[in-house]
Context: one part of a larger RNA
RNA sequence: GUCAGCGAGUUAUUGUUCGUGGCAAGCCUAAGGGCCUAUGGUCCGGAGGCGAAGCGAAAGCGAGUGUGAAUAGCGCGACCCUAGUCGCGAGCGAUAGACCCGAAACGGAGGUGAUCUAACCAUGGUCAGGUUGAAGCUGCAGUAACAUGCAGUGGAGGACCGAACCAGUGUACGUUGAAAAGUGCUUGGAUGAACUGUGGUUAGGAGUGAAAGGCUAAUCAAACCCCGUAAUAGCUGGUUCUCUCCGAAAUAGCUUUAGGGCUAGCGUCAGGUAAUGAACUCCAGGGGGUAGAGCACUGAAUGGCUUAGGGCCCAUACCAGGGUACCAAAACCAAUCAAACUCCGAAUACCUGGAUACCAUAUCCCUGGCAGUCAGACUGCGGGUGAUAAGAUUCGUAGUCGAAAGGGAAACAGCCCAGAUCGCCGGCUAAGGUGCCUAAACUGAAUUAAGUGGAAAGGAUGUGAAUUCGCAUAGACAGAGAGGAUGUUGGCUUAGAGGCAGCCAUCAUUUAAACAUAGCGUAACAGCUGACUCAUCGAGCGAGUUUGCGCCGAAAAUGAUUGGCGAUUAAAUUCAGUACCGAAGCCGCGGAUUAAUGAUUCCCACGGGAUUCAUUAGUGGUAGGAGAGCGUCGUGCACACCUCGAAGCGCAACCGUAAGGGAACGUGGAGUGUGGAAGAGUGAGGAUGCUGAC
Numbered sequence: 001g002u003c004a005g006c007g008a009g010u011u012a013u014u015g016u017u018c019g020u021g022g023c024a025a026g027c028c029u030a031a032g033g034g035c036c037u038a039u040g041g042u043c044c045g046g047a048g049g050c051g052a053a054g055c056g057a058a059a060g061c062g063a064g065u066g067u068g069a070a071u072a073g074c075g076c077g078a079c080c081c082u083a084g085u086c087g088c089g090a091g092c093g094a095u096a097g098a099c100c101c102g103a104a105a106c107g108g109a110g111g112u113g114a115u116c117u118a119a120c121c122a123u124g125g126u127c128a129g130g131u132u133g134a135a136g137c138u139g140c141a142g143u144a145a146c147a148u149g150c151a152g153u154g155g156a157g158g159a160c161c162g163a164a165c166c167a168g169u170g171u172a173c174g175u176u177g178a179a180a181a182g183u184g185c186u187u188g189g190a191u192g193a194a195c196u197g198u199g200g201u202u203a204g205g206a207g208u209g210a211a212a213g214g215c216u217a218a219u220c221a222a223a224c225c226c227c228g229u230a231a232u233a234g235c236u237g238g239u240u241c242u243c244u245c246c247g248a249a250a251u252a253g254c255u256u257u258a259g260g261g262c263u264a265g266c267g268u269c270a271g272g273u274a275a276u277g278a279a280c281u282c283c284a285g286g287g288g289g290u291a292g293a294g295c296a297c298u299g300a301a302u303g304g305c306u307u308a309g310g311g312c313c314c315a316u317a318c319c320a321g322g323g324u325a326c327c328a329a330a331a332c333c334a335a336u337c338a339a340a341c342u343c344c345g346a347a348u349a350c351c352u353g354g355a356u357a358c359c360a361u362a363u364c365c366c367u368g369g370c371a372g373u374c375a376g377a378c379u380g381c382g383g384g385u386g387a388u389a390a391g392a393u394u395c396g397u398a399g400u401c402g403a404a405a406g407g408g409a410a411a412c413a414g415c416c417c418a419g420a421u422c423g424c425c426g427g428c429u430a431a432g433g434u435g436c437c438u439a440a441a442c443u444g445a446a447u448u449a450a451g452u453g454g455a456a457a458g459g460a461u462g463u464g465a466a467u468u469c470g471c472a473u474a475g476a477c478a479g480a481g482a483g484g485a486u487g488u489u490g491g492c493u494u495a496g497a498g499g500c501a502g503c504c505a506u507c508a509u510u511u512a513a514a515c516a517u518a519g520c521g522u523a524a525c526a527g528c529u530g531a532c533u534c535a536u537c538g539a540g541c542g543a544g545u546u547u548g549c550g551c552c553g554a555a556a557a558u559g560a561u562u563g564g565c566g567a568u569u570a571a572a573u574u575c576a577g578u579a580c581c582g583a584a585g586c587c588g589c590g591g592a593u594u595a596a597u598g599a600u601u602c603c604c605a606c607g608g609g610a611u612u613c614a615u616u617a618g619u620g621g622u623a624g625g626a627g628a629g630c631g632u633c634g635u636g637c638a639c640a641c642c643u644c645g646a647a648g649c650g651c652a653a654c655c656g657u658a659a660g661g662g663a664a665c666g667u668g669g670a671g672u673g674u675g676g677a678a679g680a681g682u683g684a685g686g687a688u689g690c691u692g693a694c
Base pairs, nucleotide, nucleotide: 001694002693003692004691005690006689011096012095013094014093015092016091017090018089019088020087021086022085023084026050027049028048032044033043034042035041036040054061055060064076065075066074067073099238100237102235106228107227108226110225111224112223118202119201120200121199122198123197124196125195126194127192129161130160131159132157136153137152138151139150140149141148165189166188167187170185171184172183173182204220206216207215208214241629242628243627244626245625246624251264252263253262254261255260265373266372267370268369269368270367271366272365277359281355282354283353284352285351286350292344293342294341298338299337300336302334303333304332307328309327310326311324312323313322314321376401377400378399379398380397381396382395383394384393385392406417407416408415421591422590423589424588426587427586428585432581433580434579435565436564437563441578442577443576444575445574446573447572458552459551462549463548464547465546466545467544468543469542470541471540479536481534482533483532485509486508487507490504491503492502515530518529519528520527592619593618594617595616596615597614598613599612601610602609603608630683632680633679635677637675638674639673640672641671648667649666650665654661655660
């Protein structure tokens, strides 16, 4: 892991609501007892309980009572409808383990452990070999004597090197290991605070600890076993057959509260009042201060004008004074800005009243039973926070998902279309599409050349459309031909300055035209162009503005991508048109079921219930509410089957909307079924479920 079996809302008491039944202003017995056909039935038993009266803390009073001085007022009652009580069944609550499994823990004057390990006690054992050479001693030297020196001897040491032994430094392997801590290489100690055998002592808030919260039997910030014990778990997981009807929430307030709860909101079921009634549309009446706008207030902020006050300069003994390309209040002019500005001010939305149509099989409201929900997500729109970041966060509003399948978006909860009762080898459409993959396409007019389509700011003689201005047969624009001169090397400056370093001026002449020169160039000249003019040529040229579609900008890590292939008067883009395809949408045909209405037949306790048919409207669904059923086990009753073969098992026709039912045949060898009744240890795929098998 699979298979098989087992495996989770139970039982008791009590409360409450509903259903059903007995009796009823009453209802019921409990313990106990009698009898019998004796795990049961029946009768007795009224002790007691609930109800028929309440109010008050109470005494107490009583259809009233309490408060109070009160015959007042007020509170709670009565007055009108009176209904209760005892069984049985069901829903839910409470108390109990209370749907099941699950802690870490806590307590026990309950117990077991020191054969592991820590420390200690007693008694034993072990440490190859090599090295160093302390004190002391001896001899000699030396000293006044000591001291001291040298040589020898000696054999000290938590001394040195290094096996056994003990340890465990680094690394590799091992990591379902050879091993629940090892192996190889390497390393530390190795006469000591050494290692070790045997016996013994100390223990659970206790021991022991050269101290790491270490160790105390593979267990230690409090061992192990048993008991309290089914501890508790606002937490996680699991919770077993079917179909039908309806169908949420992820919000508010409060919470030692935030992943939990309580009440409300939203769901469902039952009962009920009134006949009106929710939503949509329209009409009428309301309040508002948002969007926008504005500057009248409060503030912000730019320029001007004017001018207080200051700065700076001049001047000045002082007082005065002058200037100002400085700063600037207030007023004025012009033009602006604001969530916490408003002289103004919408659209929507909201509130109240009314009306028509529609629905009225509905809807609202009231009472009661039972819930679930309190982590929401994205998208559009209006805001806050953030960086006008986030698949961010937080509000409002609408939708979808949640709890929604189907079609589209290649794939894709939240986007677009559209809400699946079942069947059909029928039809029409939505979004989106119609070259092929792939169902379905053509016509007309344009654009794009970038594979743009299928990335931004910014940049550019791409190209289409519209428009403005200028030049042009009195010859434009471009090209090529000719000229481009003289005073003059203008003056100044300068070493030089001759159009062309710089400064000043920028005239005049000859001309078709020609600058006291726009650029390159020279040390300075020279030289080459340009402006300008003529001739040549012969028809458009130049500069803007607006706009459509394109271009560049364009770098990422395995091989690229409109989904792919591929496509250029398109299979791209824009406009216009007509077809078609396309979904579980709509329609058609047939079936099922729910609700309502009408009819029909049957039953009836006269309240109603059931059958059949028709019509209309429905039938996605998580949490959840409500309803109806299927199946399992044993028991009582009735009726059946069975050795001429029961159950079970194998195979399996057929039947039912589902749970399911089930013939025949084979096997098997002794019990079984159907109807109805009452009752449960009543349904398995899940719980790292339990046990067994493989």